[in-house]
Context: one part of a larger RNA
RNA sequence: GAACGAACGCUGGCGGCGUGGAUAAGACAUGCAAGUCGAACGGUCAAUAGAAAGUAGCAAUACGUUUUAUUGAUAGUGGCGCAAGGGUGCGUAACACGUGGGCAAGCUGCCGUAAAGUUUGGAAUAACCUGCCGAAAGGUAGGCUAAUACCGGAUGUGGUCACCGGGGGACAUCCCCCGAUGAUUAAAGGUGGGGAUCUUCGGACCUGCCGCUUUACGAUGCGCCCGCGGCCUAUCAGCUUGUUGGUGAGGUAACGGCUCACCAAGGCUAAGACGGGUAGCCGGUCUGAGAGGACGAUCGGCCACACUGGAACUGAGAUACGGUCCAGACACCUACGGGUGGCAGCAGUCGAGAAUCAUUCACAAUGGGCGAAAGCCUGAUGGUGCGACGCCGCGUGGGGGAUGAAGGGCUUCGGUUUGUAAACCCCUGUCAUCUGUCAGCAAGGUUUUUCGGAUAAUACCCGGAAAAAUUGAUAGUAGCAGAAGAGGAAGGGACGGCUAACUCUGUGCCAGCAGCCGCGGUAAUACAGAGGUCCCAAGCGUUGUUC
Numbered sequence: 001g002a003a004c005g006a007a008c009g010c011u012g013g014c015g016g017c018g019u020g021g022a023u024a025a026g027a028c029a030u031g032c033a034a035g036u037c038g039a040a041c042g043g044u045c046a047a048u049a050g051a052a053a054g055u056a057g058c059a060a061u062a063c064g065u066u067u068u069a070u071u072g073a074u075a076g077u078g079g080c081g082c083a084a085g086g087g088u089g090c091g092u093a094a095c096a097c098g099u100g101g102g103c104a105a106g107c108u109g110c111c112g113u114a115a116a117g118u119u120u121g122g123a124a125u126a127a128c129c130u131g132c133c134g135a136a137a138g139g140u141a142g143g144c145u146a147a148u149a150c151c152g153g154a155u156g157u158g159g160u161c162a163c164c165g166g167g168g169g170a171c172a173u174c175c176c177c178c179g180a181u182g183a184u185u186a187a188a189g190g191u192g193g194g195g196a197u198c199u200u201c202g203g204a205c206c207u208g209c210c211g212c213u214u215u216a217c218g219a220u221g222c223g224c225c226c227g228c229g230g231c232c233u234a235u236c237a238g239c240u241u242g243u244u245g246g247u248g249a250g251g252u253a254a255c256g257g258c259u260c261a262c263c264a265a266g267g268c269u270a271a272g273a274c275g276g277g278u279a280g281c282c283g284g285u286c287u288g289a290g291a292g293g294a295c296g297a298u299c300g301g302c303c304a305c306a307c308u309g310g311a312a313c314u315g316a317g318a319u320a321c322g323g324u325c326c327a328g329a330c331a332c333c334u335a336c337g338g339g340u341g342g343c344a345g346c347a348g349u350c351g352a353g354a355a356u357c358a359u360u361c362a363c364a365a366u367g368g369g370c371g372a373a374a375g376c377c378u379g380a381u382g383g384u385g386c387g388a389c390g391c392c393g394c395g396u397g398g399g400g401g402a403u404g405a406a407g408g409g410c411u412u413c414g415g416u417u418u419g420u421a422a423a424c425c426c427c428u429g430u431c432a433u434c435u436g437u438c439a440g441c442a443a444g445g446u447u448u449u450u451c452g453g454a455u456a457a458u459a460c461c462c463g464g465a466a467a468a469a470u471u472g473a474u475a476g477u478a479g480c481a482g483a484a485g486a487g488g489a490a491g492g493g494a495c496g497g498c499u500a501a502c503u504c505u506g507u508g509c510c511a512g513c514a515g516c517c518g519c520g521g522u523a524a525u526a527c528a529g530a531g532g533u534c535c536c537a538a539g540c541g542u543u544g545u546u547c
Base pairs, nucleotide, nucleotide: 001547002546003545004544006543007542008541009540010539013394014393015392016391017390018389019387020386026350027349028348030347031346032345035080036079037078040077041076043074044073045072046071047070048069049068050067051066052065054063055062056061087305088304089303097229098228099227100226101225102224103223106222107221111218112217113216114215115214116213117212118211119153120152121151122150128143129142130141131140132139133138158185159184160183161182162181164179165178166177167176168175169174189210190209191208192207193206194205197204198203231277232276233275238268239267240266243265244264245263246262247261248260249259250258280302281301282300283299284295285294286293287292307328308327309326310325311324330341331340332339333338358384360383361382362381366380367378368377369376370375397427398426399425400424407418408417409416410415431488433483434482435481436480437479446468447467448466449465450464451463452462453461491536492535493534494533495532496517497516498515502531503530504529505528506527512519513518
C1' cells in the first nucleotide's frame, strides 16, 4: 500500500447492487418448512332434482323414511412423491476431493424411441358396525366389504438358465454374437364419446386419452477400480495376522479378504510406512510485476453429517434431517402403571461471545412434487424489512460580493490572520418533501368460434389460429410531470522526524503522549486546551488477520 463475512470509538443525508451467527455440531417455547390424486377403491357427509309407499289433511300441501340421478367434500385402503429441494462443516489426510482413464465386473423409478401383449380365477383386509382395556399415547376381540392392494392358473414377442452347432475377439481354458432344442418367467384397470348390430338393458362392440406387463436401445443418475496431484511432525522407525497371495465356497446390482474354510508366508517402509497433530476438497478469493504466499464466507460442483452410538426395513434409489427399532444423555406430560420429543430447514428465544437481521408478504414469476386437467402444496424461490457491513453513484448549492465588517487568534501594537469566508445581490432545483399520472416483470390457464389430425363419426380427444372476460406479492413501486423554497443534509483524524500540515496559553520528569526514534525536570511546534493549517470525507480513525 492492498484486502476483510470483521469488531470498537466518534459521526451520519439519499439511492443502486451485494452481504450478515466466523464463537457453543450448545440447549430450544411458538408458528410454519411435503404433500397430492375421488379420472385406482369401498364407504360416509352435504346440497339439488325426481320417484315410491306411509302419516296428517276434504284438498292444495306439509312431515319424516326409503330409493335413483347429478354436483361438491373427504377419514380410510391404494398409487406416486417424501433419497429432491433446504441446512451445517462434526468427522475425514481418505480414491474424500481434483484431474485423466477403465468396468468384457455393474444397477438405473419417472423420461424418449421401437417391438409384443394387457387372458382366466381366488382368498382376504382397512374404513364401517358391536364390544373390551387404558389417565393419555394407544391397544385388542368378533362381524361385513372394495380395488390399479394381495395370491393362483393360461399364453411367451421377448428375457433368464442348460445343452448343441456356427462365427468373432491373435488364444485350447475365458468372453462376445447368431441359430436350434428344453426348462422357467408377465399384466390392471380407469375415463370421455358413439352410428350400425346384439343385449339379461348393466352393457357387449367401436374409438380417443391415461395407465399396466415383457423386452431392446437411449438419456439421466448412481456404484466400483486404477495412474497422477495437493498440510505439519523423525523429540513417531519400524508396521501388519484377514495381515499379503492362492484354491474353493458364500455374498453383492457388480469386481474384490467383502466374508468364511483350507494352503503358502507373505505385504508396506527413509521417494517417510506406522503413529501424533491439524483440516471438509475443488472451481475460486486476497495479495504480488511475476514466481509465489495466505485463504476456501457469499455463488457453483463433489463429499460428510442430522441429539450421541448402533442396526436394518421399505424402495429404482436411503442404511433415510422433519421414517422405524435398540441403547444412552437431556427435556417435557402423567391418574406413577406408562408415554412423548429432537431447528446443523425459515423466522424466533436463551446461552457463550468483540460480534452477525424480521417470530414479515406472496406463490404473481422461475423451478419442484402430485394430478388427465382445473388446481393444491412449496420458509425452494421471488419480494419487502433491519444493519454505513462492503463496493459504486449523488447531494449538502452556483455566480457576484472589500468598509477586506463584527467576533475570535496572533502581534514588534504599526498591523496581520480567519477571509470572498460571512452579510448583501442575482440564480438553480439534483436528492429529500408534497401533489398528480403511470409502465414492464403476463407467458399462461378458462370459455366460445374456426381450421387441421385421428376416427365409422359432424361426439369426444389432440394440435394451430382468432375473440372475450381475466391472473401481480413487491406496490400505486420504477419512470414521467408539476409545486415550494437555499430551504432538510459534515464530520473524523493528524500537524517533532519518518509524514502533508504552527503558533499562543496552561502544566512543570507531574499530569500525560507514544507505531519506531523518543517528548515532559518553567518560554514544550511531541502533554492538555484554543486559534490556524493539512489529509480524507458520509465517513474517518483504532484494533485484529493475510499478502
A computed fold for a 547-nucleotide part of an RNA from a metagenome, annotated as small-subunit ribosomal RNA, 5' domain. Model confidence (mean pLDDT): 85 of 100.